[in-house]
């Protein structure tokens, strides 16, 4: 140096153009159970999808450039 990859909730990850205007689990925070705790079960906060433009009627999701990490190469 080139060249692939990937970046969504505290964590691990789904979502691959409009039915969802962003979910799951596991954390948390709460309520019922119980002597109590833990399991169970029920509710609840919590994420402007890395970042900036671009295509579209519409973008987390295409594309392009930047930032971080990861792999291959020189």
């Nucleotide at each position: 140096u080139g060249g692939c990859g990937u970046a969504u909730a505290g964590c691990u990850c789904a979502g691959c153009g409009g039915c969802c205007c962003a979910g799951a689990g596991c954390g948390c925070c709460u309520g019922c159970c119980u002597u109590a705790u833990a399991a169970g079960c029920g509710g609840g906060a919590g994420g402007u999808c890395g970042g900036u433009g671009g295509u579209u009627c519409g973008a987390a999701u295409c594309c392009a450039c930047c930032u971080g990490c990861g792999c291959c190469u020189a």